c-di-AMP riboswitch aptamer (ydaO/yuaA leader), 135 nucleotides, folded computationally. Rfam family: c-di-AMP riboswitch aptamer (ydaO/yuaA leader). The literature on the family includes a 2004 paper in Proc Natl Acad Sci U S A by Barrick et al., "New RNA motifs suggest an expanded scope for riboswitches in bacterial genetic control".
[in-house]
Parts: sequence; structure tokens; C1' cells
RNA sequence: AGCCAGGACACGCCAAAUCUCUGCGAAGAGAGCCGGGGAACCACUUUCCCCUGGGGUGAAUCGGUGCUGCGGCACCGUAGGGCAAUCCUGGCCCGAACCCGUCAGCUCACCCGGUCGGCGACAGGACUUUGAGGA
Repeated sequence: AGCCAGGACACGCCAAAUCUCUGCGAAGAGAGCCGGGGAACCACUUUCCCCUGGGGUGAAUCGGUGCUGCGGCACCGUAGGGCAAUCCUGGCCCGAACCCGUCAGCUCACCCGGUCGGCGACAGGACUUUGAGGA
């Protein structure tokens, strides 16, 4: 000096996920942030029959193949999202889960809910900003 593993502090990243106050604690309150419901205007409205409920949070949607006890499961892709200021190229990772309960277009007033969790994460080029050193 480099690499690997663990810990602490500081700083930072994905995300709405942060801050303050009260309380021994459990928890509660407020601010900020995020989401849902909800007028007018606007949008939608079409002949019949059959089948199928529909919607929301989130990047997480849509297909193909195989299996199935028909509830689903596995695999391969994929819309989309992430990889530490921004953009480009290549590469890598994710592509889940949950809620409402037959009901929701948009939406002022108004009403309701959430404020978890996981991390230190690639290379090259262009550009921008900041800091340090030298002249």
C1' cells in the first nucleotide's frame, strides 16, 4: 500500500418514510412529506346476446412454456425501476407484496389513511459544482 471479515462514529443512498414536543414506558400530539375518497365544469354514454366483478398503494406490468389436487407452482422473457451530482455507452440487480369489499372518471370545499423497510452498490466517456495543493 492492496484485499477480506466484523464493529463504532460521521456522511450518504433507494423509498412519501423526516423533524419537533409530551410521556418512566407503551404510546400520543404537531409540522413537513406521500396517498385515497369526494362537486361544478369537462370527459364518458351507441343494436342485441353470452362471458368476465371492479378499484387502490407500489418500479413491480404483460406474455410464453411445463406441471397441477384447478387454489396455484416452477422456469424463461418483458413494460418499468435501481446501481451515490447530470447525461451517454456497456455491464449488473429487482421486476415483490399488500389493501378496499361489489364501490370509486376528473374534482373546489371537505373527509380519511400512511410516514415502513433495506443499504454503503460496476466500468468508461462527456459535462457541471465544491475542496486542497502548486505556479

It was read from a public genome assembly, where an Rfam model found it. Its mean pLDDT, the model's own confidence on a scale to 100, is 76.